[in-house]
This record gives sequence, C1' cells and structure tokens, in this order.
RNA sequence: CAACUCUGGAGAGUCCCGCGAAAGGCGGGCGCCGAAGGUGUUAAGAGAUUUCAUACCCGUAGGAAUCUCGAAUCUCUCAGGCAAAAGGACAGGGCUG
Repeated sequence: CAACUCUGGAGAGUCCCGCGAAAGGCGGGCGCCGAAGGUGUUAAGAGAUUUCAUACCCGUAGGAAUCUCGAAUCUCUCAGGCAAAAGGACAGGGCUG
C1' cells in the first nucleotide's frame, strides 16, 4: 500500500397527487442532503517553453511570463440518498500478500 474481516460512523420529507384492501408498495410532482462512485476548479508541488538591466566558477543558479500535470470533507448533484435495515467517505483493530 492492497484484498478480506470486526468496531465506530454524519446529513436531508413522518410533503402533495394518483393506483391499491393495505404497506416505510408502485407511478408522478415538489422540496431537500453529500460521506459509495463520478464531474469541475485550483492550492502546495512537479514539469516544459520563452525571456532577462542579476550572480559567478560561463553554463549553472536566480528572477519574470506562458503552458501542462496536479488534492480535498471544496464544487456540481449525473449517480446515490432523505423511518429502520442495508449502504456509507473516513478512523481504529485483526488477518493475508
């Protein structure tokens, strides 16, 4: 670091309409959430190119400009979610490589 496993683990609708014997069931509408996954920006940093009134050991260092890469719990809300269960970023333990 990766797989498996154990523990902890947040947010947001007890809304409206229809179907239905009924259901936290199905379909639609509106509202809302960010912590599976995904999108976007860019910091630090890295690289490239150009350039310079700088330094010296004269091709190196340094300055400047441009471009590229580049993180998140930031951003979007595509996906997902808004009882419980499940899932769940992340954290800790175990085990294997």

A computed fold for a 97-nucleotide RNA from uncultured Dialister sp., annotated as Glycine riboswitch aptamer.